[in-house]
RNA sequence: UCCGCGGUAGCUCAAUGGCGGAGCACGUGACUGUUAAUCACGGGGUUGUAGGUUCGAGCCCUACCCGCGGAG
Numbered sequence: 001u002c003c004g005c006g007g008u009a010g011c012u013c014a015a016u017g018g019c020g021g022a023g024c025a026c027g028u029g030a031c032u033g034u035u036a037a038u039c040a041c042g043g044g045g046u047u048g049u050a051g052g053u054u055c056g057a058g059c060c061c062u063a064c065c066c067g068c069g070g071a072g
Stems, first nucleotide, its partner, number of pairs: 001071007010024004018055001026042005048064005
């Protein structure tokens, strides 16, 4: 330099082009001798950045950034 895959909540991952969710973690409460476990409720997102297509983009297109792998 070129090719491929990936980037979404604190972490691991979902999401037919049609209001972005789950598990774990975190907070509050219940439970109890206390902790843990369990149960209930709750907070948390400029979907890597900037544009484009579209009535509508996490999803499609372009460039760039970061990570991993490959080629030279």
This is a predicted structure of a 72-nucleotide RNA (transfer RNA) from a Bacteroidota bacterium. Model confidence (mean pLDDT): 82 of 100. Lineage of the source: Bacteria > Pseudomonadati > Bacteroidota. Rfam family: tRNA. It is annotated as a transfer RNA. Rfam links the family to the GO term triplet codon-amino acid adaptor activity. Rfam's curators write: Transfer RNA (tRNA) molecules are approximately 80 nucleotides in length.